[in-house]
The prediction has a mean pLDDT of 81. The RNA shown here (transfer RNA) has 74 nucleotides and comes from a bacterium. The sequence was found in a public genome assembly. Rfam family: tRNA. The family's RNA type in Rfam is transfer RNA.

RNA sequence: GGGCGGUUAGCUCAGCUGGUUAGAGCGUUUCCCUUACAAGGAAGAGGUCGGAGGUUCGACUCCUCCACCGCCCA
Numbered sequence: 001g002g003g004c005g006g007u008u009a010g011c012u013c014a015g016c017u018g019g020u021u022a023g024a025g026c027g028u029u030u031c032c033c034u035u036a037c038a039a040g041g042a043a044g045a046g047g048u049c050g051g052a053g054g055u056u057c058g059a060c061u062c063c064u065c066c067a068c069c070g071c072c073c074a
Stems, first nucleotide, its partner, number of pairs: 001073007010026004019057001028044005050066005
């Protein structure tokens, strides 16, 4: 330098053919249970969906550029 894949909650990851309110597990907060802790039960908080443009009535999803991470080729 070229090609491919990835970036979504604190961490690990889903998200279909674009459709109106973005989810799970773990973690975390409060409460219940316990002498207490763990386990278990109930409820809650937590997101500019990497950034900027474009297409569209409508974009996490499609297109372009940029940034970062990984793999392959040279």